[in-house]
Context: one part of a larger RNA
RNA sequence: GGCACACGGCGGAUGCCUUGGCUCUCGGAGGCGAAGAAGGACGUGAUAAGCUGCGAAAAGUUGCGGCGAGCGGCAAAUGCGCUACGACCCGCAAAUAUCCGAAUGGGGGAACCCGUAACGGCGCGACCGUUACACACUGAUAUAGUGAGCCAACGCGGUGAACUGAAACAUCUAAGUAGCCGCAGGAAGAGAAAAUAAAUAAUGAUUCCGUAAGUAGUGGCGAGCGAACGCGGAAGAGCCCAAACCGAUGAUGUGGUAACGCAUCAUCGGGGUUAUAGGACCAGUCGCUAACGACCGAUGAACAGAUAGCGGAACGACGUGGAAACGUCGGCCAAAGAGGGUGACAGCCCCGUAUGCGAAAUCCGUUUAUUAGUCAAGAUUGGCACCUGAGUAACCCGGAGCACGAGAAAUUCCGGGCGAAUUCUCGAGGACCACCUCGAAAGGCUAAAUACUACCGAGAGACCGAUAGCGAACCAGUACCGUGAGGGAAAGGUGAAAAGAACCCCGAACAGGGGAGUGAAAAAGACCCUGAAACCGUGUGCCUACAAGCGGUCGGAGCGGCGUUAAGCCGUGACGGCGUGCCUUUUGCAUAAUGAACCUACGAGUCAUCGUCGUUGGCGAGGCUAAGCCACUCAGUGGUGGAGCCGGAGCGAAAGCGAGUCCGAACAGGGCGUCGAGUCAGCGGGGAUGGACGCGAAACCAAGUGAUCUACCCUUGGGCAGGCUGAAGGACGGGUAAAACCGUCUGGAGGGCCGAACCGGUAAGCGUUGAAAAGCUUUCGGAUGACCUGAGGGUAGGAGUGAAAGGCCAAUCAAACUUGGAGAUAGCUCGUACUCCCCGAAAUGUAUUUAGGUGCAGCCUCGGGUUAGGGAUACGGAGGUAGAGCGACUGAUAGGAUGCGAGGGCUUCACCGCCUAUCAAGUCCUGACAAACUCCGAAUGCCGUAUACCGUUACCCGGGAGUAAGGGCGCGGGUGCUAAGGUCCGCGUCCGAGAGAGGAACAACUCAGACCAUCGGCUAAGGCCCCCAAAUUCGGGCUAAGUUGAAGACAAUAACGAGGUAGUUUCGCAGAGACAGCUAGGAUGUUGGCUUGGAAGCAGCCAUUCAUUUAAAGAGUGCGUAACAGCUCACUAGUCGAGCGAGACCGCGUGGAUAAUAAUCGGGCAUAAGUCCGGUGCCGAAGCCAUGGAAUCUAUACUAGUUAUAGAUUGGUAGGGGAGCAUUCCGCCGUCAGAGAAUAUGUGGCGCGAGCCAUGUUGGAGAUUGCGGAAAAGCAAAUGUAGGUAUAAGUAACGAUAAAGGGGGCGAGAAACCCCCUCGCCGGAAGACCAAGGGUUCCUGAUCAACGCUAAUCGGAUCAGGGUCAGUCGGGACCUAACGCGCAGCCGCAAGGCGGAGCGGAUGGAAGAAACGGUCAACAUUCCGUUACUGAUAAUAAGAUCGACGCGGGGACGGAGAAGUGACACUGCCGCGGGCUGACGGAAUAGCCCGUUAAAGAGUGUAGGUAAAUGUUCGGUAGGGAAGUCCGCCGAGCGUGCCGAACUUGACAGUACCGGAAUCCUUCGGGAGGACGGAAAGUGCAGGUAAUCAGGCUCCCAAGAAAAACCGCUAAGAAUAUGUUAUUAUCACCCGUACCGAAACCGACACAGGUGGUCAAGUAGAAGAUACAAAGGCGCUC
Repeated sequence: GGCACACGGCGGAUGCCUUGGCUCUCGGAGGCGAAGAAGGACGUGAUAAGCUGCGAAAAGUUGCGGCGAGCGGCAAAUGCGCUACGACCCGCAAAUAUCCGAAUGGGGGAACCCGUAACGGCGCGACCGUUACACACUGAUAUAGUGAGCCAACGCGGUGAACUGAAACAUCUAAGUAGCCGCAGGAAGAGAAAAUAAAUAAUGAUUCCGUAAGUAGUGGCGAGCGAACGCGGAAGAGCCCAAACCGAUGAUGUGGUAACGCAUCAUCGGGGUUAUAGGACCAGUCGCUAACGACCGAUGAACAGAUAGCGGAACGACGUGGAAACGUCGGCCAAAGAGGGUGACAGCCCCGUAUGCGAAAUCCGUUUAUUAGUCAAGAUUGGCACCUGAGUAACCCGGAGCACGAGAAAUUCCGGGCGAAUUCUCGAGGACCACCUCGAAAGGCUAAAUACUACCGAGAGACCGAUAGCGAACCAGUACCGUGAGGGAAAGGUGAAAAGAACCCCGAACAGGGGAGUGAAAAAGACCCUGAAACCGUGUGCCUACAAGCGGUCGGAGCGGCGUUAAGCCGUGACGGCGUGCCUUUUGCAUAAUGAACCUACGAGUCAUCGUCGUUGGCGAGGCUAAGCCACUCAGUGGUGGAGCCGGAGCGAAAGCGAGUCCGAACAGGGCGUCGAGUCAGCGGGGAUGGACGCGAAACCAAGUGAUCUACCCUUGGGCAGGCUGAAGGACGGGUAAAACCGUCUGGAGGGCCGAACCGGUAAGCGUUGAAAAGCUUUCGGAUGACCUGAGGGUAGGAGUGAAAGGCCAAUCAAACUUGGAGAUAGCUCGUACUCCCCGAAAUGUAUUUAGGUGCAGCCUCGGGUUAGGGAUACGGAGGUAGAGCGACUGAUAGGAUGCGAGGGCUUCACCGCCUAUCAAGUCCUGACAAACUCCGAAUGCCGUAUACCGUUACCCGGGAGUAAGGGCGCGGGUGCUAAGGUCCGCGUCCGAGAGAGGAACAACUCAGACCAUCGGCUAAGGCCCCCAAAUUCGGGCUAAGUUGAAGACAAUAACGAGGUAGUUUCGCAGAGACAGCUAGGAUGUUGGCUUGGAAGCAGCCAUUCAUUUAAAGAGUGCGUAACAGCUCACUAGUCGAGCGAGACCGCGUGGAUAAUAAUCGGGCAUAAGUCCGGUGCCGAAGCCAUGGAAUCUAUACUAGUUAUAGAUUGGUAGGGGAGCAUUCCGCCGUCAGAGAAUAUGUGGCGCGAGCCAUGUUGGAGAUUGCGGAAAAGCAAAUGUAGGUAUAAGUAACGAUAAAGGGGGCGAGAAACCCCCUCGCCGGAAGACCAAGGGUUCCUGAUCAACGCUAAUCGGAUCAGGGUCAGUCGGGACCUAACGCGCAGCCGCAAGGCGGAGCGGAUGGAAGAAACGGUCAACAUUCCGUUACUGAUAAUAAGAUCGACGCGGGGACGGAGAAGUGACACUGCCGCGGGCUGACGGAAUAGCCCGUUAAAGAGUGUAGGUAAAUGUUCGGUAGGGAAGUCCGCCGAGCGUGCCGAACUUGACAGUACCGGAAUCCUUCGGGAGGACGGAAAGUGCAGGUAAUCAGGCUCCCAAGAAAAACCGCUAAGAAUAUGUUAUUAUCACCCGUACCGAAACCGACACAGGUGGUCAAGUAGAAGAUACAAAGGCGCUC
C1' cells in the first nucleotide's frame, strides 16, 4: 500500500414533520386622500439594538359594551408597578397624531432652510408658542364649493412596434398584440331603429352564453384571416329635448311727452317629441284637475345581517409503557363520529362541532311611519301646410374601420373640397336603376343579464413539503452587486417538559474535553430528530518490495475465522488463462475525436382544443345533446333542455334531375354513384394550432437609466523651478537734400531653445494564475501654449461627441446599459432517465434557392382482408452482352511487294528521258483494332408451363415509423496515370446492426450466424517442438540465402547481372589424347594502299583484307609508342591423361535492395520446427450432436387450460409491436405499528428481469396489501444546476531589495507589542496644513474566536465608556455666472417641449467683523485669560429733512514683461542672559546648547507710486423713458489730493526660561507630575527672496463676467416721525467642527496605480535638478 470486517470523523442526502406557499369556491367589499392619503423619516420602554405597536398625550389616553383573574407585545432577567372600586385582553365610538410626502406661505440636494401678519409669553429687542397665508376651476368681488395624489385586475379612448410566420421577402402575418399616455366606474362600454330581413312572409333597444361555422367570404386566392342572418337561452324598461305656436324679462335700435308699440339679440316659462307620420295653428267633440299616486332625499321605528361574545351531550378500570388517546373488559352521547390539541392513534380529557341565544355603540340592507322637493291630463274628428336637428347628408380626392387587402364594394368614421331636399320629402335593403318593403339621420339619457379581485371573512384540493412550494416557512425584496434604471440570494426541526448539565478534574482560558447529574433516550448537549454517499481516519485478519497494469473475470495453492470438527461456509488470494473503459457522433473510435474530478439532490414528449385511426362500452336507421333551467346529500350527482350536429342519396360548374346522374344528337359509350351502419362517450397511437421534448444564440423592437469614466462645449478659479536666445519699437552717434542705411546701447517679442514640477507614453526589459482587469524600471516627447488642471453645468443611443483612430459615450461600442415583447427564431450542436419478449431497416429513385433539410416512392413494423408466393429441376420462348470476326458493313491500322499519280535531283532550246532509302491511290502477301463496327455469337439473367419440396414467406387496405452521409472486398465497367485505403455506376457479399474461431494484434480476409446451463461429444477454417490444445508422424525431393522462408491476397517489386545449385533437353570436342595448366612458336611481301608532320597490325579511310613460308601465325584480339619498339591474343606443337565445352527449358536460391525500438513473437531450422509432393492420425468455434431448462409461432388433440403432443423458431442499431416492475397521490374493503412504522445499514432467500420477501442492528412515529384510478412517475453523461468533498499539495505564494542588531518589560506564549541603545531610509517627502470623499476609523479601558496574507500580549479588529462647544473660521439668514426651474405667453395625439419677468444656483463678488497665549486622554481663531472688531436695538447728546424694488456712481476685471520696496521666518557674525562640560592627560580668559521674542487691532501717513490722477466751489443744462439738489455734459474758479509697506502703540503678554513641593511608578540609574516661587537679555550688523505695496507701472492684440454690498439722488409718502454722527448699555440665530486625507478616499484587498490647493530649514548648486541631511516621519505585517 491492497482486499475484507469492526468502530469513528466529516457531510447533510433519505425518512417523518409543517408555522409557509400554490390553485380555486362561496359571501362581503369594490376604494383611500387638502378633516393631509399611500408610503416613509425621526422619535417613543426603568434598563431597549431589531421587529411590532404608538406619536412630544408617543408598546399609549377617554367613553360605552364584552369577558372574568391575572397583567406590564415578540422576550428572558432584575427592579418597580396595575388589578374584584373589575386590570390585562376583545369590540364600537372618540382624543392625540412630530417631520417629509399631492405637500399647498417661499425655497430646497425628501424628512431641511428661510418667511409675513395677528395674538400670547416678554420692559424693548432677540427668541419661543398658536393660528393663517399655494395654485386652478365653479361662483358674484366676499363667505363658500370642487379638483390635485395613490391604488391589483377588469373598462373606454389616444398613440402604436419588432422579433416571428410566409421554410427567402416587399402586400400580408405577428397585431391593433406589447409598450407608452389620458380618463372613469363598481363595473365600464353599448342601447330604444333613417334596424334586421323577406321577395305574396316576418321580427322588433342593447349586452352576454350556446349554435349557425371554420360555413359565406376574404387572401402575393400564398401563409393565413374569418363573419352575419336565423335558432336555443340569460336578463329585460323605457324615456327626455330642439323646433312650430303662446308668453315673460333684459339689452340695443327706432316711433312716441308718456303709457306703450315695432325690429333684432339673449335668457326664461308654457307647448311638444313621431312613420298607417306626429305636432303646432283654426273649427268642433269628449274627458280630467290635487285626492290617491310615482320618483328622490332626510329623520325615526321594527326586523335581518356584520363588527365583541354566551350556553352547548356523553368514560371508567386493568395491561404495557417515560407518558395511553393503544390493547382488553365493561359503559355512554349523538340535530354533535368536521377539525385541532393533549407525553403514541381520543365521539364521551381540552378547544370546538350540530343546534340555540346575544349589542350600550357603529355600519349595511329590507319593511314601515313622518316629512322637504319634483312629477303627476289629455284624447279625438275635420281643415290648414307653420314645424320636425345644414356647411349637415350625398358626391369627389386622400385615408381608416367594417371577417371584406380598391375589389362589382354597399354600410360606418376622419381630413380636404364641393354641397342638397323639407312629407308631392328623405334614408336603407352589399355597385347602380325601377317597383316593392323597412325606416325618419344630422340632439340626449337609460337598470339587469357581462368582465375583474389588490382587500375582508368562511372554506376546499387524487396541489408542494425546505434544491419542492411565492424570490422570500427563518426580521426578504433583506444581505450583497451596480453611478443609476435595475439585479438579487443563502438560511426550517433538542426534548413531552429546559428538567439547557449544580459540583469536580485537565487546560492560559467564558476554547475544548473528561467525570458527576437531568431525561425514556445525551450515540437528543444547544454545530442539538433521523444521519446515506463522496472524502479522511483507527484497529484486526489475509496479501504485497524481480514486478508491467481498462484491475475484472475464470481456475486456484496457502493462511485466518465459523462449524455438531463432518460436509461445508466466510475472508484473503501466491500462481495461471482470457481481456484496449462509458457516452456521443460516425462508413468506421481503445482511439491521440466529443463529454464527464468524485458523491448526493434536482434535471427533458406535457396540457388544452380540433379533426383522424384503433380499441372498449351504450343505443342503433338512427345516435347525441349545447348553453340554460330544476332538485338534492351542492366545485358534485340526477333530471330537464332537440336549438343544433353527424348519419340516412347521389350526380352535375350550375340550372337541375334523382337510384340514378353528367358529358352527349343518342336508348351509344364512358365517369361518379346505388345494392343500408351509424352515432355518442372513455382510453390509446399519430397529426394540426398553441413555447409543444429540454437547454443554447449572433440579433430586432418598445419604454426607460446613464457624460462621478471618457469626447466636445459653457461658466468661474488655479498652475507652469531655473537657465538661454534677443524680434519690433526706442535712445544716442554716424549717414542722407530728406529718406533709406550703419554702429552702440536700450528693449523684451516668440504655438522660440535647454530643462524640473505638470501633462504625455518613443524603445527595450520585466510582469502575463501580475503588486496592477494596462503597471514597474531605464530611456524618451511637450513643458507661455491649439498648454495643463479643480469646481459647477450642457449635449443620449441610429442619438451625442469626435484636430477622424470607427475613436469615446461608467473595465461594455460598426450602434451603450436596464427591463419588457419573450419561453423571439435556431432546416444547427448537445442531452433525453426502469425491465423482459417478438419482428426488424436504410444510407436508393425522383423533385426541391436543393444537396448535412424536406415531399412522394422504395425498404421495416402492427392490425384486417384475399389466396397468392419462393428457390430447385425439366421443357419452351424473346434477346445481340462476353467472345470472336472484319476479302460482311462503318471506321481505324503495322511491315513488305507493286507504284496510278505527285514531289525532288540530273539533263535539255523544247519535248522526250534518267535517277530517287520522298509521299502515295489501287492491288497482292503477312499481321491486326473498335463503348457509340457486326457475317456471327454464348454462359447467366428474364418470361412462361410442369413436378416434388418449403410453409405465410406474397399481394391489397389501414395505423406507426426510421432511412434518404454509407463503407470494405470480389467480379463487370467509366474516370484517373489499366495511380490512390481515390471517385462514379452495375452484380454479389459482408461490416453497418454480428458475438464466436483463425489471421501475432487488426469493422468488413477465411470459417461460422450467439435463447440459457453443462469440468459432455464431433467437426470447419486453421493447426499439432516449446510459449500453446493437438505428430519432435511416415515416404520422397529442394534450399544454405536464416532466404521474397516460417499461411493466402494486397503490400516489399523489377529491368538487368552471376561458372550458386537440382532436374530435363539440344549441339559440339575427346585415348588418332579433348578441356584447363605449363614449355615453345606466333613469321614474310610489308611501314599493304591512301591520308598525314608522323600512321609501321592497332587515329581515320579503302579492299577481291591478297599472297608467301609454315606444325601454326589476322594486311591483326587487346595493352603500349610522337611514330617505331615492346607485352599479348587468335592459331600451332610439345607435356599431361579422361572426360570437356556451348546453348535452351524449369525448381529453389543470389546481387540489384533502399527509414526511423532488438521490431517478420521468441527459441530454433541439414536428424527442419523451412519448402515442394504424397499418406495416416489428432487438436480446434457460441457451428453440429447430447442432457436439462425458458420463451415465441404454427398444426393437431382433448378434459378447453397460455393444457398436452409434434415441428419450427428465439444475433441485432434506427424503428414498430407486446407484457410487466418501481415511485407519489386518490377511492373501496381491510391490515400492521412504542411488545417499535418509515428511513438508514448488514444477512438470507425468491423472481429471466425491473424488483420482491424475511430477519439482525439503527431509528422513534407512522406505514400499507388486494382491486381500480390519476401522474411534477425511474438519470451516468446536456463544457447540465445547487451543495458537499477530493486532487494537484503541505506545493506556488505571503504585494516594492529603505535593514536590521542587542538589552529590558508585560505575558501561558514574543523576530514583529512597550521602553532603552545602536544601525538604516525619506526629507519639493515617505514631513506638515486644507478641500473632496469617507462616516466614529478619534481617546481610554477590556478582549484575541474571526479579520491582519505568518505569530500577536498588538491593531484602523471585537466589547464598553467617553469625545466635536464659534456674532468674527466655512456655509445659510446677501449677490449674481454658466446652467436649471418657471406666473405670463407660444407649440405639441397625450405624456410633454420652449419661455420674457422672477426664483434657484459658487468654482466668483461683497464681506461686516479676532488675535496671541494657555488648557483636556480625546476639541479649540469655538473653552479659559488678555486685548480687539462688526451689526442690530435702546438711551443720551449734537446737528439734519427723511424716504425705493426707481435713477446715478461704485463694485469692475485680459496676457506678458521689467524695475523697485521689503517684514516675520531663515542663515552667518558680534554682543548679552541662562545652562551644561571631559574616561588618560591638559585646557575654563575655553567649548557646546538654548534664548535674546511678539499677533490682531489702534494711531500716524514716512519710503514710494500716481499728474491724461484727483478733490472742491459756482453758473447753465434739452440726456439718465417719472422726479432729482445726484450723475452726465458745457463754462468759470479754488485746491492737492489719493493709495500706501515701513514706523509708533498693542506690550511689564508674569510668556519663554529657571528653581521646584505633594503624589505615583521604578530595574533604584531614573521617570511621570506640576502646586508654588523667581525672572534676564539686541529693538545689532550683513545676506537675499517671496508676500505686500499692487485693482500699481510698461508693452502688446485676440480687447479681456454679472449682480448685490457701499455712496449719492429724488418719487409716492411721512414730518411728536425718520435718518446721520458720537458715547454708553443690551442682544447676536441655524448647520459644519472628532479622525483619516491615505492601511480610513476611488481602484473587490491594510492593492508598487489614481487623487485638487498651501508650506518648502541647511551645505554645494542657476535651480523646487542632483547629493548629503534639519524638524518630523519611517524600516514598507512573515